This record gives sequence, structure tokens and C1' cells, in this order.
RNA sequence: GGAAGUAUAACUCAAUUGGUAGAGUAUUGGUCUUUUAAACUAAAAGUUGUUGGUUCGAGCCCAAUUACUUCCU
Repeated sequence: GGAAGUAUAACUCAAUUGGUAGAGUAUUGGUCUUUUAAACUAAAAGUUGUUGGUUCGAGCCCAAUUACUUCCU
């Protein structure tokens, strides 16, 4: 210098052919227990890396860009 891949909740990951963004762990409240833990139950937590474009509608399609990983030279 060239090519490919990944980026979504605090963490690990889903999301079908574009149609209201979910789960597990963790956190918090409640129940249970003499208490803690465990178990059960509920809740909160998101500008889907960033910017723009297409579309009635984008996590998904297109362009650029940032970070990381891999390969080629």
C1' cells in the first nucleotide's frame, strides 16, 4: 500500500426476505429463609461505532469514516 471480517444493554450474544430491538449473566425491588446464599418473581438498563443516502418505513440495503482482528505485498 491492497483485501476481507467484526462493532447491538454493564458483560456474552440473538434479531428470518427491510415492518414496534430481545435473551442469558450481572444490577435493583419483592416473596421465601433466624440471617446470608440459593430458588421464585418483577423492574430498570439501547442515539444498533460515527456521519450521510435510498425507502412510507433501515440493526438489516448503499457510500464515506473510526477502532479492532486476519490475510496478501